[in-house]
RNA sequence: AGAUGGCCGGAUGGCCGCUCCCCGCGUCGGGCUCGCUCGACGCCGGGGGGAGGAAAGUCCGGGCUCCACGGGAACACGGUGCCGGGUAACGCCCGGCGGGGGUGACCCCAGGGAAAGUGCCACAGAAAGCAAACCGCCCACCCCUCGCGGCGCGGGAGACCGCCCGCGGGCCGGCGGGUAAGGGUGAAAGGGUGCGGUAAGAGCGCACCGCGUCCCCGGCGACGGGGACGGCAUGGUAAACCCCACCGGGAGCAAGGCCAAAUAGGGGCGGCAGGCGGGGGCGUUCGCGCCCUCGCGGGGCGGGUUUCCGGCCCGCUGCCCGGGUCGGCCGCACGAGGCGUCCGGUAACGGGCGUCCCAGAUGAAUGGCCAUCACCCGCGCCUUGCGCGCGGGUACAGAACCCGGCUUACAGGCCAUCU
RNA sequence: GGGCCGUUAGCUCAAUUGGCAGAGCAAGGGACUCUUAAUCCCUAGGUUGGAGGUUCGAUUCCUCCACGGCUCACCA
Numbered sequence: 001a002g003a004u005g006g007c008c009g010g011a012u013g014g015c016c017g018c019u020c021c022c023c024g025c026g027u028c029g030g031g032c033u034c035g036c037u038c039g040a041c042g043c044c045g046g047g048g049g050g051a052g053g054a055a056a057g058u059c060c061g062g063g064c065u066c067c068a069c070g071g072g073a074a075c076a077c078g079g080u081g082c083c084g085g086g087u088a089a090c091g092c093c094c095g096g097c098g099g100g101g102g103u104g105a106c107c108c109c110a111g112g113g114a115a116a117g118u119g120c121c122a123c124a125g126a127a128a129g130c131a132a133a134c135c136g137c138c139c140a141c142c143c144c145u146c147g148c149g150g151c152g153c154g155g156g157a158g159a160c161c162g163c164c165c166g167c168g169g170g171c172c173g174g175c176g177g178g179u180a181a182g183g184g185u186g187a188a189a190g191g192g193u194g195c196g197g198u199a200a201g202a203g204c205g206c207a208c209c210g211c212g213u214c215c216c217c218g219g220c221g222a223c224g225g226g227g228a229c230g231g232c233a234u235g236g237u238a239a240a241c242c243c244c245a246c247c248g249g250g251a252g253c254a255a256g257g258c259c260a261a262a263u264a265g266g267g268g269c270g271g272c273a274g275g276c277g278g279g280g281g282c283g284u285u286c287g288c289g290c291c292c293u294c295g296c297g298g299g300g301c302g303g304g305u306u307u308c309c310g311g312c313c314c315g316c317u318g319c320c321c322g323g324g325u326c327g328g329c330c331g332c333a334c335g336a337g338g339c340g341u342c343c344g345g346u347a348a349c350g351g352g353c354g355u356c357c358c359a360g361a362u363g364a365a366u367g368g369c370c371a372u373c374a375c376c377c378g379c380g381c382c383u384u385g386c387g388c389g390c391g392g393g394u395a396c397a398g399a400a401c402c403c404g405g406c407u408u409a410c411a412g413g414c415c416a417u418c419u
Numbered sequence: 420g421g422g423c424c425g426u427u428a429g430c431u432c433a434a435u436u437g438g439c440a441g442a443g444c445a446a447g448g449g450a451c452u453c454u455u456a457a458u459c460c461c462u463a464g465g466u467u468g469g470a471g472g473u474u475c476g477a478u479u480c481c482u483c484c485a486c487g488g489c490u491c492a493c494c495a
Stems, first nucleotide, its partner, number of pairs: 001419008010373007018050007025042008052396001056407002059405005064252004077248005082096005097111001098109004112243002117241002119237003134183002136179004141174002144170007152163004191209006210232001211230008256330004266321004275296009300316006337356008374394008382385001420494002422489005429444004438475001446462005468484005
């Protein structure tokens, strides 16, 4: 100068205040076996507990509760995705494998399948997926042209000129073919490098590397090592559809349960009866219920229909019943719990023993002030010492049913190991 | 507390098999007019809320944050 893992995240004392629990006292109310018990309140007293590593985001996984469902499987939908292990479970953790980065400690990876199928690959470029052929390179032919040759023809007195044929060369152009080495386009152009080879080229041949198939060895496995064969066929994209394997019923403590005011609304108030009281029997969770017998009891008011009684309908009033609202209680603080120690395991983690009880609010408590100390920053003074004085700062953030993770925020500090 | 949505120009909204981010209003300039309004023409204006990833390529697909909304008519 870095890398990795773990921990703390102000300390002590005083004063005042908030919330919960326990004990005592007082007041009020209920119950009865009558001095005990239960509940509420107290601006009464005493004692004890009182935010986090993330309480956060609500991104995953569970416990718990209700709803749905005969069991299982499948379709659809959603999620996960190398291998082995841990765990209640996980997309988390640990240990490995493969790939990538770094001098290194070490870090990162949604890391199955692209020869099952479909889609897409804009622009540029000849061609973007059954590959193709723009420039270039090479071959053959035609046209043009140059040189040489001809005991070929014509003209000319001749030098020579024109035409024709053969051979060789050139390159502007045309046409037919070969090629994919090179150029150019692109994110990507149908293995890479080198040597040989060829008209030019090319896995055309060879060596090494890559790839594929098969076999052997090591490993539980992912995979690694070796050998033989194949001359390359098979571009990318699945955080596009999809295929394969595995997992998942839905909603959430405002879940859900209990008690229950006022008002409104619903139901009931007798004729195959029911109620009240006395006595007896039986059962009992000691609250009461059932059966038998005797006695009492003809039951509110108003209106309508109807010849009247009875019956029916409507309204008012009274009583009872159930649902539900305000409100209150439970769920709800003992749990995959914390700490210490020993053992097993590389580790995550598991097991044994001992010990502890540790927030529970609901317009929502856990705070404020002072003093001393600790750390950091700034200024000043000088005796330049890690000195003294003054001022400022000590983060992120706050439970709300509870756990296991992940992610994100965080002043400052400490420890261990390593490069 | 739980649950569900949204974020694109100054404002209101578009943008689909992932391929040059647009429209209306507003703003600026010009024309018309004595002037203004209306009308017509032209122009500028974008970190697609931020960061990272997948991909040749992201407003779009994935992850993590930030902000805002639904306020008892999202849930007692």
Background
Predicted 3D model of RNase P RNA and transfer RNA as a complex of 495 nucleotides. The coordinates come from a structure-prediction model, not an experiment, and the mean pLDDT is 75. It holds a member of the Rfam family "Bacterial RNase P class A". Rfam's curators write: Ribonuclease P (RNase P) is a ubiquitous endoribonuclease, found in archaea, bacteria and eukarya as well as chloroplasts and mitochondria.